Predicted 3D model of a 71-nucleotide RNA (Fluoride riboswitch aptamer (crcB RNA motif)) from a Bacillota bacterium. NCBI's taxonomy places the organism under Bacteria, Bacillati, Bacillota. The model forms 100% of the base pairs in the Rfam consensus. The coordinates come from a structure-prediction model, not an experiment, and the mean pLDDT is 75. The sequence was found by an Rfam model in a public genome assembly.
RNA sequence: AUUUUAUAGAGUGAUGAAGCUCACUUGGGGGAUUCCCAAACCGCAAUAUUGCUAAUGGCUUCUACUUUAAU
Numbered sequence: 001a002u003u004u005u006a007u008a009g010a011g012u013g014a015u016g017a018a019g020c021u022c023a024c025u026u027g028g029g030g031g032a033u034u035c036c037c038a039a040a041c042c043g044c045a046a047u048a049u050u051g052c053u054a055a056u057g058g059c060u061u062c063u064a065c066u067u068u069a070a071u
Stems, first nucleotide, its partner, number of pairs: 009026005016062006027037004043052003
């Protein structure tokens, strides 16, 4: 989203973007067309000064960064 049913939609998944796909949250209050709160989610280690890995939840692609080699 007129109502009902069904089906969608929105948000999240430790550093950017797109497509596909998976999982999770989608609740409450006031209000009357808006407001507030909440949920899913926010890596690991530690001497707590700090250190380490990672652009994905997963797959593919692009960009950034790092290493090696060639031109």